[in-house]
RNA sequence: GGGCCUAUGGAUUAGUGGUAUAUCGCUUGCUUGGCAUGCAAGAGGUCGGGGAUUCGAGUUCCCCUAGGUCCA
Numbered sequence: 001g002g003g004c005c006u007a008u009g010g011a012u013u014a015g016u017g018g019u020a021u022a023u024c025g026c027u028u029g030c031u032u033g034g035c036a037u038g039c040a041a042g043a044g045g046u047c048g049g050g051g052a053u054u055c056g057a058g059u060u061c062c063c064c065u066a067g068g069u070c071c072a
Stems, first nucleotide, its partner, number of pairs: 001071007010024003018055001026042005048064005
């Protein structure tokens, strides 16, 4: 220098162009003499950055950044 892959709440992650999902963790309540377990509710994401296409983009296209991998 070139090819490919990855980037989504604190962690791990799902997501056929049409309200961003689940589990764990966190907070509150119920339950207990207390803790744990269990049950219910809640907070937390502007989807790595910028631009384009579209009525509408996490999703399609282009550039960039970071990481991984292969070739030279």
Molecule: transfer RNA
Organism: Promethearchaeota archaeon